[in-house]
Record summary:
Model confidence (mean pLDDT): 82 of 100. Transfer RNA from a Candidatus Nomurabacteria bacterium, 73 nucleotides, folded computationally. The source organism's lineage runs through Bacteria, Bacteria candidate phyla and Candidatus Nomuraibacteriota. It was read from a public genome assembly. Its Rfam family is "tRNA". By type it is a transfer RNA.

RNA sequence: GCCGAAGUAGCUCAGUUGGUAGAGCACCGCUUUCGUAAAGCGGGGGUCAUGGGUUCGACUCCCAUCUUCGGCU
Numbered sequence: 001g002c003c004g005a006a007g008u009a010g011c012u013c014a015g016u017u018g019g020u021a022g023a024g025c026a027c028c029g030c031u032u033u034c035g036u037a038a039a040g041c042g043g044g045g046g047u048c049a050u051g052g053g054u055u056c057g058a059c060u061c062c063c064a065u066c067u068u069c070g071g072c073u
Base pairs, nucleotide, nucleotide: 001072002071003070004069005068006067007066010025011024012023013022019056027043028042029041030040031039049065050064051063052062053061
């Protein structure tokens, strides 16, 4: 330099023939306990890597850029 994959909650990941963003763990509160843990119930947390474009509507489609990983030379 070229090709491919990935980027979504604190972490690990779902979610794509375009239609209001989710789970588990973690965190916070409550119940239970003499207390802790476990268990049960409830709650908060996201500019979907960045910037544009298409569209009535974009995590999803298109373009550019950034980061990480792999391959080729």